Predicted 3D model of a 1211-nucleotide part of an RNA (large-subunit ribosomal RNA, half B) from Candidatus Iainarchaeum sp.
Context: one part of a larger RNA
RNA sequence: CUCCAUCAAGGGAAUUCGGCAAUUUAGCCCCGUAUCUUCGGUAUAAGGGGUGCCUGCAAUUUGUCAUUGCAGGUUUCAAUAACAAGGGGAGUCCGACUGUUUAUUAAAAACACAGGUCCCUGCUAGCCAGUAAUGGUGUGUAUAGGGGCUGACUUCUGCUCACUGCCAGUACGUGAAACUCCAGUUCAAUGGAACUAAGCGCUGGUGAAGAGCGGGCCUAACUCUGAGGCUCUCACGGUAGCGUAAUACCUUGCCGGUUUAUUGCCGGCUUGCACCAACGAAGUAACGAGAUUCCCGCUGUCCCUGAUGGGGGCCUGAUGAACUCGCUGCGCAGUGAACAUGCUGCGGACCUCUAGCGGGAAGAGAAGACCCCACGGAGGUUUACUACAAUCUGAUGUUGGAUUGUGGUUUUUGGAAUGAAGCGUAGAUGGGAGACUUCGAAGCAAUUUCGCAAGGGAUUGUGGAGUCGCCAAUGGGACACCAUCUUUUAGAAACUACAAUUCUUACCUGCAAGGGAACAGCAUUUGACGGGUAGUUGGACUGGGGCGGUACGCCCCUGAAACAGUAUCAGGGGCGCCCAAAGGUCUGCUCAGGCGAGUCAGAAAUUCGCCAUAGAGUGUAAAGGCAAAAGCAGGCUUGACCGUGUUUCACAUAGCAAGAAACGCGGAUUCGAAAGAAGGGCUUAGCGAACGUCAAUGUGCUCUUUAAUGGAGCCUUGGUCUUACAGUGAACUUACCCUGGGGGUAAUUGAGUGGUCGUGAGUAAGAGUCCACAUCGACCUCACGGUUUGCUACAUCGCCGUCGUCUCAUGGCAUCCUGGCCGUGCACAAGCGGCCAAGGGUGGAGGUGUUAACUCAUCAAAGCCAUACGUUAGUUGGGUUGAGAACGGUGCGAGCCAGUUUUGAUACUAUCUGCUAGGGGUGUCGUUUGUCUGAGGGGAAGUUCCAGUCAGUACGAGAGGAACGCUGGGUCGUAGCCACUGGUGUACCAGUUGUCCGACAGGGCAAUGCUGGGUAGCUACGCUAUAAUGGAUAAGAGCUGAAAGCAUCUAAGCUCGAAGUCAUCCCUAAAAAUAGACAAACAUUUCUGAAAUCUUUUCUUCCUCGGAAGCGAAGGUAUAGGAACAAGAGCACCGGUAAAAGACCGGUUAGAUAGGUUAGUGAUGUAAGUUAGAAGCUUCGGCGACUAAUUAAGUCUACUAAUACUAAAAG
Repeated sequence: CUCCAUCAAGGGAAUUCGGCAAUUUAGCCCCGUAUCUUCGGUAUAAGGGGUGCCUGCAAUUUGUCAUUGCAGGUUUCAAUAACAAGGGGAGUCCGACUGUUUAUUAAAAACACAGGUCCCUGCUAGCCAGUAAUGGUGUGUAUAGGGGCUGACUUCUGCUCACUGCCAGUACGUGAAACUCCAGUUCAAUGGAACUAAGCGCUGGUGAAGAGCGGGCCUAACUCUGAGGCUCUCACGGUAGCGUAAUACCUUGCCGGUUUAUUGCCGGCUUGCACCAACGAAGUAACGAGAUUCCCGCUGUCCCUGAUGGGGGCCUGAUGAACUCGCUGCGCAGUGAACAUGCUGCGGACCUCUAGCGGGAAGAGAAGACCCCACGGAGGUUUACUACAAUCUGAUGUUGGAUUGUGGUUUUUGGAAUGAAGCGUAGAUGGGAGACUUCGAAGCAAUUUCGCAAGGGAUUGUGGAGUCGCCAAUGGGACACCAUCUUUUAGAAACUACAAUUCUUACCUGCAAGGGAACAGCAUUUGACGGGUAGUUGGACUGGGGCGGUACGCCCCUGAAACAGUAUCAGGGGCGCCCAAAGGUCUGCUCAGGCGAGUCAGAAAUUCGCCAUAGAGUGUAAAGGCAAAAGCAGGCUUGACCGUGUUUCACAUAGCAAGAAACGCGGAUUCGAAAGAAGGGCUUAGCGAACGUCAAUGUGCUCUUUAAUGGAGCCUUGGUCUUACAGUGAACUUACCCUGGGGGUAAUUGAGUGGUCGUGAGUAAGAGUCCACAUCGACCUCACGGUUUGCUACAUCGCCGUCGUCUCAUGGCAUCCUGGCCGUGCACAAGCGGCCAAGGGUGGAGGUGUUAACUCAUCAAAGCCAUACGUUAGUUGGGUUGAGAACGGUGCGAGCCAGUUUUGAUACUAUCUGCUAGGGGUGUCGUUUGUCUGAGGGGAAGUUCCAGUCAGUACGAGAGGAACGCUGGGUCGUAGCCACUGGUGUACCAGUUGUCCGACAGGGCAAUGCUGGGUAGCUACGCUAUAAUGGAUAAGAGCUGAAAGCAUCUAAGCUCGAAGUCAUCCCUAAAAAUAGACAAACAUUUCUGAAAUCUUUUCUUCCUCGGAAGCGAAGGUAUAGGAACAAGAGCACCGGUAAAAGACCGGUUAGAUAGGUUAGUGAUGUAAGUUAGAAGCUUCGGCGACUAAUUAAGUCUACUAAUACUAAAAG
């Protein structure tokens, strides 16, 4: 320090987002309980009293067990004495309730629920699962099953059917295949027509279906308001109720209550951005680990911290991970990819270890979850695109018989066929002279039918014997009768279509009897519907993205920097045509404007003359052009031609399509006498690939059982399209999201800039009675700052934690207070403005997440800013910004909203550096011990207020009312201390509950069991201390004094002058490398001593015989080194004035260092045992809570002393 616990004086929520956390309360008995209410409840409401032990009695009991009650006695601070064991009340929101839920951050207002309501469903049901067989609901049957919405209960549930959906209907329109018909030389492909199902159109219904539920103007005799009126419009224009709300942007709405103070809460009002009636409205008792506000009680949440116990941490021993790790590992300023341990400069800086802290390493961790991007992915939605299932539907097959009706075709039997003329109702042609008739002619009557209204036909009755034709006339055609044919009509038969009915044998069902029945089902096919399912798509540019826009294809000017070319979501404008003349050519002419003249006629009509370089015109933008024209007219015309090349632009400097233009060649033309001009328009815009489709052209090509005619394809040309314009076929949403990437690109910080912001200055219009400058100061202008908000997109997306609080701060000054001054519209007092000044201070509350702003009471004052909007490997997590949920709004929907509301995980053992402390080592010219100096560093060690006095004085008419100086006290801060007061006090003493050790005594455990006290120590809430002065200065005040004969505080010189500055004061500091001073002690002593070197010399070799060299031996000199000795230090031992470890301090027998013992002091509060008493009971033996005496007892004592008993001997 941390975790878990205990206790705290005084205050009592002042803490905080919020009483979070922790207290308080607590069992049982008795008394007593408001409001509201669904009459059940709320209710253990609230609020009071009691509670032990002993003795006795009564009730109960089988019972002298236990329980209950009564009376008396008695103890403690306290009797549910431990454990166990509700804090309470009031208002609001939401949900009725008990329940359920996101195993692993959301328990909720979400889900469910009983109840309500709507829809489907008559059973081979409906719904669900399945390819199907089949299965579930259900061996259930509408009081049942399924689905949707709402969500107890109470009062209620308004208007709208225009849209979408659903249901029903449907004369008509549309509507596929098949069948039929037509065309297609035959066949066929194919085309057309007719018929036609569902569906759609159409008509109507339906809201507890999806849904929706207006605006303007005027108006009452004060004003205000608007019962009322007018008007636009809709399918209807929001009714009841509620309303600043879980919904209200503005908003902290306004009023009232609560509070000293309320962005809160409650009650009202209500102009409802944007409540509203089963996506239910408004209430509502009870309930809620739900959200929210207040009150009482209570408390360490806080003022303001302190003490204690236990576990860790620390130390020793043993065992022994992980993350991470390029190397390195100082500060400041600067620089730099714009926040550097590493670069530059300055400063600092001996080596090293331990414990801590967490400022930095843009710390570690996790290829950012936000943002953007990807012709990345996935989930979801839908009136995205394209399919499929399911459903509905026509046709065909399985599939048969019969009847009726209505059609069609063929055959057949009858009837009918009227121009005029003609006796007359003459279908056409041919044959033809007879035909019909008692098997009943003419005529008549009735019925019926046709009809051109003249009449004809059929049947029946009557009648009883003739009728018609040829001929004649009329006419284009002549009649009786027969045959064939046309049109029409009636009937019959066969076939067939449709509609209906019926049958039974297919088929279905059933054990069967039966039932259904050519339907259904099944199969193939047709159309409709079809997020039920599946696949896919979601353009680009862009001062981030989105919204907006098109800068996405073209043309003109500027930008564009004098060739050309040249960017921006730079500035100014156009195009997606028009014209059969507004084209071609030949010829002619000259415009705008001005002046003069001239009938009506005017400023302007038409006419004439002169001047007139274009001031006009040019189809259309602008630029560049243009005068016997490129402008304006007239004539003739179609070159607005066919074919084929080259070049240029498009597309600078590589390549590239469409398109456009210019210049040619061949052909055919127009105009012109000709030269010539003409391949549209004065030039520069007016445009479009492939596939598909349509068309044109041609003795063209290929295929098609190629005669021809057709059909299909190709070649050539043209039309029709892609405006995202070199041309994919294409909607949303994701906060449930995922992957890959990006600092190529946003949100936070930084950087740059400084429009905005803040501050200042210049000038001075003005006001200030007068007077610019006591004070205020417009317009205009210029700076500074880098705290606002922007802009930029430079760093960061293989990650720099985001607002506010707490904690701890460091700095700036543009100063809020305190200090020193100046001016004043300064009498004093109090102010106002300014100058110097950053030493110190700058606080407490209310509501709000807030910073901010507002408010309350204080105060000398309650400063502004910076520090990665200081500070999350420091705290919190209220806000923002994940996943749940709700409201309002929006969207068809999935969903969404800098709108609101509620709930929602904050992890890291510190390597380096830095900082706070504590050690070890080296160096400092021998070692050590002690005492100092003080370069340097740190400090605020004080700051400030009040009172008294001066003095009711100076001043002032008065009212008022100072100062210098002196004295006393306080707040805050700092340092220290524990005699007092208070806290703690798991040393200690005492009381007591439960239980165990058989009882007593004495103990264990239950948080030290709980409770009452409390020494030392540590502490604050307690106590002590916390002067004054000097030097140099700032602003300022002056002296003398020139430049400048004056004046002048200044230029030379001199004197003053502040809480500021430097000292005096306190702490630290020889590692201050210039490494300090002084004193003392010890050492510089002895022994040994290699290499080296000197002297002497044995032996060997050489030679110039003198010597030289080498090897070896002895001796000397001297050093490095070693050993001994020594001052002193350390270890070890006993300890604490010290302490994490080290260190520090004390002691070590020449000793009181620690322990023990004894005494004192102090704490507690009167021990055990014994004796006596005691309410009562008694078998008379005794039992008995408790009381008194012995007894200021007993027990303990970290403090004070005494005492070597024990341990510090030795080493």
The organism belongs to Candidatus Iainarchaeum, within Archaea. Rfam family: Archaeal large subunit ribosomal RNA. Gene Ontology terms of the family: structural constituent of ribosome and ribosome. Model confidence (mean pLDDT): 82 of 100.